Predicted 3D model of RNase P RNA and transfer RNA as a complex of 485 nucleotides.
It holds a member of the Rfam family "Bacterial RNase P class A". Its family is annotated with dimeric ribonuclease P complex, ribonuclease P activity and tRNA processing in the Gene Ontology. Rfam classes the family as a ribozyme.

[in-house]
RNA sequence: GCGGAGGGCUGGAUGACCGCGGAGCCGCAAGGUUUCGAGGAAAGUCCGGACUCCCGUUGGCAAGGGUGCCGGGUAACGCCCGGCGGGGGUAACCCCAGGGAAAGCGCCACAGAGAAGAGACUGCCCUUGUUCGCAAGGGUGAUGGUGAAACGGUGGGGUAAAAGCCCACCGCGGGACUGGUAACAGGACCGGCACGGCAAGCCCCACCCGGAGCAAUGCCAAAUAGGGGCCUCGCGCGGGGGCCGGUCGCGGUGCAAGCCGUCGAUACCGCCCGCAGGGACGCCAACGCCCGAGAGGCCCGGGUUGGCAGCUUGACCGCCGUGGCAACACGGUUGGCAGAGGAAUGGUCAUCCAGCCCCGGGUCACGGCCCGGGGGGGACAGAAUCCGGCUUACAGGCUCUCCGCGCAA
RNA sequence: GCCUCUAUAGCUCAGCUGGUAGAGCACCUGAUUUGUAAUCAGGGGGUCGCGGGUUCAAGUCCUGCUGGGGGCACCA
Numbered sequence: 001g002c003g004g005a006g007g008g009c010u011g012g013a014u015g016a017c018c019g020c021g022g023a024g025c026c027g028c029a030a031g032g033u034u035u036c037g038a039g040g041a042a043a044g045u046c047c048g049g050a051c052u053c054c055c056g057u058u059g060g061c062a063a064g065g066g067u068g069c070c071g072g073g074u075a076a077c078g079c080c081c082g083g084c085g086g087g088g089g090u091a092a093c094c095c096c097a098g099g100g101a102a103a104g105c106g107c108c109a110c111a112g113a114g115a116a117g118a119g120a121c122u123g124c125c126c127u128u129g130u131u132c133g134c135a136a137g138g139g140u141g142a143u144g145g146u147g148a149a150a151c152g153g154u155g156g157g158g159u160a161a162a163a164g165c166c167c168a169c170c171g172c173g174g175g176a177c178u179g180g181u182a183a184c185a186g187g188a189c190c191g192g193c194a195c196g197g198c199a200a201g202c203c204c205c206a207c208c209c210g211g212a213g214c215a216a217u218g219c220c221a222a223a224u225a226g227g228g229g230c231c232u233c234g235c236g237c238g239g240g241g242g243c244c245g246g247u248c249g250c251g252g253u254g255c256a257a258g259c260c261g262u263c264g265a266u267a268c269c270g271c272c273c274g275c276a277g278g279g280a281c282g283c284c285a286a287c288g289c290c291c292g293a294g295a296g297g298c299c300c301g302g303g304u305u306g307g308c309a310g311c312u313u314g315a316c317c318g319c320c321g322u323g324g325c326a327a328c329a330c331g332g333u334u335g336g337c338a339g340a341g342g343a344a345u346g347g348u349c350a351u352c353c354a355g356c357c358c359c360g361g362g363u364c365a366c367g368g369c370c371c372g373g374g375g376g377g378g379a380c381a382g383a384a385u386c387c388g389g390c391u392u393a394c395a396g397g398c399u400c401u402c403c404g405c406g407c408a409a
Numbered sequence: 410g411c412c413u414c415u416a417u418a419g420c421u422c423a424g425c426u427g428g429u430a431g432a433g434c435a436c437c438u439g440a441u442u443u444g445u446a447a448u449c450a451g452g453g454g455g456u457c458g459c460g461g462g463u464u465c466a467a468g469u470c471c472u473g474c475u476g477g478g479g480g481c482a483c484c485a
Base pairs, nucleotide, nucleotide: 001405002404003403004402005401006400007399008398009397010396012352013351014350015349016348017347018346020037021036022035023034024033025032026031039380043391044390046389047388048387049386050385051213052212053211054210055288056287057286058285059284060283061282064209065208066207067206068205069083070082071081072080073079084098085096086095087094088093099204100203104202105201106198107197108196121144123140124139125138126137127136128135129134152170153169154168155167156166157165171193172191173190174189177186178185179184217309218308219307220306227300228299229298230297231296232295233294236275237274238273239272240271244270245269246268247265248264249263250261251260252259253258277291278290279289302484303483304482316336317335318333319332320331321330322329323328353378356375357374358373359372360371361370362369363368410481411480412479413478414477415476416475419434420433421432422431428465436452437451438450439449440448458474459473460472461471462470
């Protein structure tokens, strides 16, 4: 210098004028003033949580869903870090849903002889027959051809021809033992080979997971027909009490319905206590809480389109120190952090800065570079309960580390 | 904002357990008719929304994007 790999940061700047939202202050009010006001992805809504409701919590079973080498990090994760194994690249480095196919079921189209306990089309060899073309019987699985895949490969021995039939090497299976936390690596020795592929097909194994979502949920106000239909579970028992209501009795009054009472009774109801039972949302159990005669679900119809809370300071970010290979943890810190609610964060102008195009001049190693002028000019996108991730989109600029090749010293 | 479903011929839809994608209507040609319609015979037409992966093989299985549709407020 050229080509490449992996990260990190940034992604217009300044000023003026007009405007929008929040908070503070001033003002009776109208309003004034100060200050703050989008992102690395605010996006997709793909994972994991916080929070709220479904009576709650815990445990078990069933169903459904998810994850899947090992170790660590984390509130948690399908995320991150480190390692292992496999694949790609000369390398830096990149990619992998990476458990189990000797638990079982299923599938492997077409082609091919044969597709998973198999098979013989073309062949080779032997015997018999022969009209010398071949036919029959047997052996073989070495040849050719098919396919994504053909039941170990290469070489030698061996044989009628062959074949792990035998041998060497390679592959494969088991494997004492050694190293490592583990995945895994190495491996004495043993086995002639048995065990094809697919689990992002069913499935098996291990582990994890209740459902809904801030339009959750709570409170206030307004309005309406405070309405109708269907359904699920339950409406049981015992004890106490006479202060009160009902009820019953008695008395008074009234034609009567009824009304009245310092009256009586307690079988029944309200009342009090205890239990059964209930609090449906797959089922069961335990404990707690509530109810204990009502509790709840769905549909139709009606009304409103208001306000407050939830709401933004938190598993937060930055900087410094310590520990760790790292993810990260711990400690310190005068630092930073929008809160709208049909939804603010904008517009115009001026001056500049990258990058792009054109013209003129200079220089040159003909790639370009420098000076001057003009045109024109900044990507993807935009908070909506809040966090941790992943994925996807993104013009351009800056920067760090590493690899290969060439040249020079 | 949140939750869901869906995409196959011009239109409406099938396609189960992966093996070279079909039906009806529409379109084209011919026959029939004096001519048209109807009818009969034949034919054409598909990036299975787009990309990546698993597999020998993907409309189908997994995953990332894109487009379209539907639902969810409160009160009594």